[in-house]
RNA sequence: GGCAGAGUAGAAGCCGCGCGUAAAGUGUUGGAGGAUGGGACGUUGCCUCCAGACGAAAGAGAUAAUCUGCGAUGCGGUUUCGCGUCCGCUCAC
Numbered sequence: 001g002g003c004a005g006a007g008u009a010g011a012a013g014c015c016g017c018g019c020g021u022a023a024a025g026u027g028u029u030g031g032a033g034g035a036u037g038g039g040a041c042g043u044u045g046c047c048u049c050c051a052g053a054c055g056a057a058a059g060a061g062a063u064a065a066u067c068u069g070c071g072a073u074g075c076g077g078u079u080u081c082g083c084g085u086c087c088g089c090u091c092a093c
Base pairs, nucleotide, nucleotide: 001093004090005089010081011080012079013078014077015076016075017074018073019071020070021069028052029051030050031049032048033047034046038087039086040085041084042083058068059067060066
């Protein structure tokens, strides 16, 4: 010099443990903020908060406990996918 590779936030499938179903959560709109390959910058995505709109599948049972479902539901594990520019890292030439 230059080929190749590793490496993010996250996404989906599966498994487990939960939450709600007396409606939170999820998703959505607007506003503010935050983090984001090893480093810097950064779009898209991601997360948090506030406000608003929309919105549901219940049943059994002994009013309970509990069970079976349901929810574009939370967390963990696993598999697969997985940065744009520049500079780095590993390796062969």